[in-house]
Context: one part of a larger RNA
RNA sequence: UGACGGGGGUCCGCACAAGCGGUGGAGCAUGUGGUUUAAUUCGAUGAUACGCGAGGAACCUUACCUGGGCUCGAAUGGCUCCGGAAUUAUCCAGAAAUGGGUAAGUCUUCGGACUGGAGUCAAGGUGCUGCAUGGCUGUCGUCAGCUCGUGCCGUGAGGUGUUGGGUUAAGUCCCGCAACGAGCGCAACCCCUACUGUUAGUUGCCAGCAUGUUAUGAUGGGGACUCUAACAGGACUGCCUACGCAAGUAGAGAGGAAGGAGGGGAUGACGUCAAGUCAUCAUGGCCCUUACGCCCAGGGCUACACACGUGCUACAAUGGAGAGUACAAAGGGUUGCUACCUGGUAACAGGAUGCCAAUCUCAAAAAGCUCUUCUCAGUUCGGAUUGAGGUCUGCAACUCGACCUCAUGAAGGUGGAAUCGCUAGUAAUCGCGCAUCAGCAAUGGCGCGGUGAAUACGUUCCCGGACCUUGUACA
Numbered sequence: 001u002g003a004c005g006g007g008g009g010u011c012c013g014c015a016c017a018a019g020c021g022g023u024g025g026a027g028c029a030u031g032u033g034g035u036u037u038a039a040u041u042c043g044a045u046g047a048u049a050c051g052c053g054a055g056g057a058a059c060c061u062u063a064c065c066u067g068g069g070c071u072c073g074a075a076u077g078g079c080u081c082c083g084g085a086a087u088u089a090u091c092c093a094g095a096a097a098u099g100g101g102u103a104a105g106u107c108u109u110c111g112g113a114c115u116g117g118a119g120u121c122a123a124g125g126u127g128c129u130g131c132a133u134g135g136c137u138g139u140c141g142u143c144a145g146c147u148c149g150u151g152c153c154g155u156g157a158g159g160u161g162u163u164g165g166g167u168u169a170a171g172u173c174c175c176g177c178a179a180c181g182a183g184c185g186c187a188a189c190c191c192c193u194a195c196u197g198u199u200a201g202u203u204g205c206c207a208g209c210a211u212g213u214u215a216u217g218a219u220g221g222g223g224a225c226u227c228u229a230a231c232a233g234g235a236c237u238g239c240c241u242a243c244g245c246a247a248g249u250a251g252a253g254a255g256g257a258a259g260g261a262g263g264g265g266a267u268g269a270c271g272u273c274a275a276g277u278c279a280u281c282a283u284g285g286c287c288c289u290u291a292c293g294c295c296c297a298g299g300g301c302u303a304c305a306c307a308c309g310u311g312c313u314a315c316a317a318u319g320g321a322g323a324g325u326a327c328a329a330a331g332g333g334u335u336g337c338u339a340c341c342u343g344g345u346a347a348c349a350g351g352a353u354g355c356c357a358a359u360c361u362c363a364a365a366a367a368g369c370u371c372u373u374c375u376c377a378g379u380u381c382g383g384a385u386u387g388a389g390g391u392c393u394g395c396a397a398c399u400c401g402a403c404c405u406c407a408u409g410a411a412g413g414u415g416g417a418a419u420c421g422c423u424a425g426u427a428a429u430c431g432c433g434c435a436u437c438a439g440c441a442a443u444g445g446c447g448c449g450g451u452g453a454a455u456a457c458g459u460u461c462c463c464g465g466a467c468c469u470u471g472u473a474c475a
Stems, first nucleotide, its partner, number of pairs: 001475002003472003007469007015459002019422005026313008034304002042053002064299007076122009087104007107112001124288002127286003133282002135277003138273001140271001145184006151160003164175003190265004195233007205222002209220003236259001239253001240251004302441001315415001319374007331362003336355002340351004381412001386407007428451007
């Protein structure tokens, strides 16, 4: 100087407390451990691994296993030599890769283009080392810290500044001070959202004026309104009162759409964990080179006495079922989204039309509201499991897809010890969309809106952190 303390002081955080809802019990989905296996490819392992890499494992992917093949090799470029247009159709063997054959085809400006073979120079490796590395990332932590120049103090390590008194979300600002300044962080500048105005009105809108319809901005027209999307304004403790030297704090204050950082996002200092990644990529070293490279078929990654994590669905009446009816936002669409019609109980199929989309379409929002029914039961709760029949995608759904219909109708009556999230348009609850994608194991992830709470006395205690101080046989 740090680090640590079941030392002290001050302060903060859904840290506790106060509340609401879960997990832990059940069934299923998914990841992991273990076990099994020819293989169950590899990585991630307290917090900071475990719906993680994977934003799509039937083949492919795929790295694993078994078997069949290749050796300048699956791709690309250069050089030398030999040959053939390229290419198309087709036959045989085979699981395919591959091997063999037949027919058509015969460019040219004679330089060459395209292509097959032989040789050769560069191959190739998801093999090892993340403890050789770059890059990227997690975490402490959006915590308020981490430093430097000059000066001063100290023999020196180092200190001072950065401590102190206040204040703040903040090393934020004020006052003081052997310090005076500065940098990286904080804040602001950026984006979304809440209000207003200006400009602009098409594909959006429709108040007033017409036309038309059973009905619909459908039509003429209009820019008022909504909205769209560009610019501008607006919030600064600016005003008032109280306290205060000041910074600032308090006030159901005024005004205001918004008030003291209005709400959210992006943004992550010096560093820590030899944290993670050699399997995104790049790369040193080592290793393989008729194989640890490459091609193909099938299998596996989906196994299952078990254990754990994360979720979904429930256990019901604030509910289930049937009928009717209302209101979103944000997105996607030409190998696509499909109105509408017909068939089918349905998944869907056959037609048909519009749309490269503020125009057409996915699209029905759901919870909600109204009416009816069920009457507390393992039930008209719950839907696992299984049987049968189908639909669709795809070369192909046996291992191993999703969906539909009929039948079946398991556990489960609110969950031990323990444990998690959340402070407001939040929790809870309800549906909608997108990426990946032929299809889909999505209950996951990322977004969007609808309905919409309770509680916070307080900081003694648990956990983590910041500053000052103290002890130390630790570095």
This is a predicted structure of a 475-nucleotide part of an RNA (small-subunit ribosomal RNA, 3' major domain) from Roseivirga pacifica.
The full RNA is in RNAcentral, with records from ENA and SILVA.
Its mean pLDDT, the model's own confidence on a scale to 100, is 82.